[in-house]
RNA sequence: UCCGAUAAGAGCAAACUCGUCGAAAGGCGGGGACGCAAAGCCAUGGAUCUACCGUCGCGCAACAUGCGACCAUGAUCGCCAGGUUGCCGAAG
Repeated sequence: UCCGAUAAGAGCAAACUCGUCGAAAGGCGGGGACGCAAAGCCAUGGAUCUACCGUCGCGCAACAUGCGACCAUGAUCGCCAGGUUGCCGAAG
């Protein structure tokens, strides 16, 4: 250095739930643990999710409301890759 143990000491916290922010996806805080050796950090590439706004369509005499399609600049690093920092030390 690779690697990662029925090791030691610590750490994080899925689902669900309560509060709160948000149009939503989702975020944050409390409870809670399915898991995690980077489940620390960075949305850079891919992927996925959402659609207030916008565009188009439906509808209408027309406008608005409504409904549908598309759309990221929004979101996820606990989806994959990449970047970056880092605790411990059995075997090999």
A computed fold for a 92-nucleotide RNA from an Anaerolineales bacterium, annotated as c-di-GMP-I-GGC riboswitch aptamer. Taxonomically the source falls in Anaerolineales (Bacteria, Bacillati, Chloroflexota, Anaerolineae). The model forms 91% of the base pairs in the Rfam consensus.